[in-house]
Two RNAs folded together computationally: RNase P RNA and transfer RNA, 453 nucleotides in total. It holds a member of the Rfam family "Bacterial RNase P class A". It is annotated as a ribozyme. Its mean pLDDT, the model's own confidence on a scale to 100, is 76.

RNA sequence: GGAGCCGGAGAGAGGGUCGCUGUACCGCACGGUUUCGGCCGCGACGGUACAGAGGAAAGUCCGGACUCCAAAGGGCAGUGCGCUGGGUAACGCCCAGGCGGGGUGACCCGACGGAAAGUGCAACAGAGAGCAGACCGCCAACGGCCGGCGCUCGCGCCGGCACGGGCAAGGGUGAAACGGUGGGGUAAGAGCCCACCAGCAUCUGGCAACCGGGGUGGCUCGGUAAACCCCGCACGGAGCAAGGCCAAAUAGGGGAGCGCUGGUGUGGCCCGCGCCGCUCCCGGGUAGGCCGCUCGAGGCGGCGGGUGACCGCCGUCCCAGAUGAAUGACCCUCCUCCCCUGCGGGAGAACAGAAUCCGGCUUAUGACCGGCUUCGCUC
RNA sequence: UGGGAAGUCGUCCAACGGCAGGACACAUGACUCUGGAUCAUGUUAUCGGGGUUCGAAUCCCUGCUUCCCAGCCA
Numbered sequence: 001g002g003a004g005c006c007g008g009a010g011a012g013a014g015g016g017u018c019g020c021u022g023u024a025c026c027g028c029a030c031g032g033u034u035u036c037g038g039c040c041g042c043g044a045c046g047g048u049a050c051a052g053a054g055g056a057a058a059g060u061c062c063g064g065a066c067u068c069c070a071a072a073g074g075g076c077a078g079u080g081c082g083c084u085g086g087g088u089a090a091c092g093c094c095c096a097g098g099c100g101g102g103g104u105g106a107c108c109c110g111a112c113g114g115a116a117a118g119u120g121c122a123a124c125a126g127a128g129a130g131c132a133g134a135c136c137g138c139c140a141a142c143g144g145c146c147g148g149c150g151c152u153c154g155c156g157c158c159g160g161c162a163c164g165g166g167c168a169a170g171g172g173u174g175a176a177a178c179g180g181u182g183g184g185g186u187a188a189g190a191g192c193c194c195a196c197c198a199g200c201a202u203c204u205g206g207c208a209a210c211c212g213g214g215g216u217g218g219c220u221c222g223g224u225a226a227a228c229c230c231c232g233c234a235c236g237g238a239g240c241a242a243g244g245c246c247a248a249a250u251a252g253g254g255g256a257g258c259g260c261u262g263g264u265g266u267g268g269c270c271c272g273c274g275c276c277g278c279u280c281c282c283g284g285g286u287a288g289g290c291c292g293c294u295c296g297a298g299g300c301g302g303c304g305g306g307u308g309a310c311c312g313c314c315g316u317c318c319c320a321g322a323u324g325a326a327u328g329a330c331c332c333u334c335c336u337c338c339c340c341u342g343c344g345g346g347a348g349a350a351c352a353g354a355a356u357c358c359g360g361c362u363u364a365u366g367a368c369c370g371g372c373u374u375c376g377c378u379c
Numbered sequence: 380u381g382g383g384a385a386g387u388c389g390u391c392c393a394a395c396g397g398c399a400g401g402a403c404a405c406a407u408g409a410c411u412c413u414g415g416a417u418c419a420u421g422u423u424a425u426c427g428g429g430g431u432u433c434g435a436a437u438c439c440c441u442g443c444u445u446c447c448c449a450g451c452c453a
Stems, first nucleotide, its partner, number of pairs: 001375008012334007020052008028043001030041004054351001058362002061360005066239004073271004078235005083097005098112001099110004113230002118228002120224002135171002137167003142164002144161007179197006198220001200217005205210001243291004253282006262276004284452003298317008335348005380449007389403004397433001405421005426442005
């Protein structure tokens, strides 16, 4: 210097002018009351002070809080998750470890329970695709046939033939063919036998997943569960347009269906519990205000525990709440980067905008800092 | 803001995990004096990326696009 890996913090800083939103206060207007001095309330008007988007506010993919339905209860069905141990309010998230895979490496990735409970699937090719199979091939030990020789005429020996048979080593098909290598053995072969390796069970280690080495035993067992399924764990449903209060307005209407062994209360069914009419269609009215609403599993700092995620204690701070929806524009200084000998000039960009609130994941994205790996060059 | 559904030739639809097919349209040829109709032949697609599997339009994850629904009173 090139290429790369991991982590961190921030999203320019300070000030001025003019605006916008919220809260508090003052003035003024208005309303109520009055013993006419005042007091109370409120506003869309004026002013002062303070505060005012994000790391993802996004996608809405998970998990919770909160609210209503019963305080969410029992069973079936269904859905989700799935190595082990821990963290957490909870999780499909995070941490640590195990195993597997990728990379020269820093390091990264993994839906990673069970196929020895059962069912299913595997196109084409191939002999055979599930407790399989014999196309080419190998085999003359056995039965059979043919030829020769010998003979005590019962048969024996030698050679040949893949007919009955035996085999699965080799070839070939396939994504996948019922352990691998070597030796023995055999007619040829084969875990048939033996040694080593792989795999299985068991003893020894670890909380566990799992496992180095060693011992013992029997023995060779296919894939697929992001197919059904089995096992374990979790899950009632809906969502702030939840839910509650006030105000305004009218045609308080018409039709269809069900109806007490019923209907309905939002999830599929049954039970249970609550309520007594309910559902759909047509038509009508109104689309205003308040609460919920932001103090919270909250931020920052210190100490302590833990390998870590995280937890405990103490101190301190209050930090957006809009509703067609505020958070902006301009100028000056500093800082960073770029151009330039210098004076000086230019830029501060990307992704993107809260809407009940949190914890995560995923996706989008510009610049900076630190540590590490690898390659090349120079000393 | 919340909830839900769907993406396959140019268009509309199919397709038990096993060669993506049909209709219309388009192109070429035949028929015709020419055009239409008809006949024959042909081109063209699984929204993007990743995973499971021997094999994915189909199963799973993630992103993108499009569409649908909704308040209150009675």